Notes:
The RNA shown here (c-di-GMP-I-GGC riboswitch aptamer) has 76 nucleotides and comes from uncultured Pseudokineococcus sp. The coordinates come from a structure-prediction model, not an experiment, and the mean pLDDT is 79. It was read from a public genome assembly, where an Rfam model found it.

[in-house]
RNA sequence: CCACAUCAGGGCAAACCCGCCGCGAGGCGGGGACGCAAAGCCAGGGGCCUUCUAGAAGGCGGCCCAGCUACCCAGG
Repeated sequence: CCACAUCAGGGCAAACCCGCCGCGAGGCGGGGACGCAAAGCCAGGGGCCUUCUAGAAGGCGGCCCAGCUACCCAGG
C1' cells in the first nucleotide's frame, strides 16, 4: 500500500418502554437488542415522510448514489 474472510478485544444500536423537546415528520437522554465491517461524517443527486398560507418551510445518513475519514487481527 491492497483487501475485509474468520477469531478475539473493542464499537454502533432497530422495534418496544420511560422522560424531555417539536403542530408534525422527528430529535435528545436512559433502558433494550433486530441487526451493522463504515449502522462513522455529510442533505450534493434521487427517494420516502411532515406541516401549512400550496410553493414554500422542514425531517430521515439503519433507503440508494456521490463526497470525506477510519481501529485491531489472519492474508497478499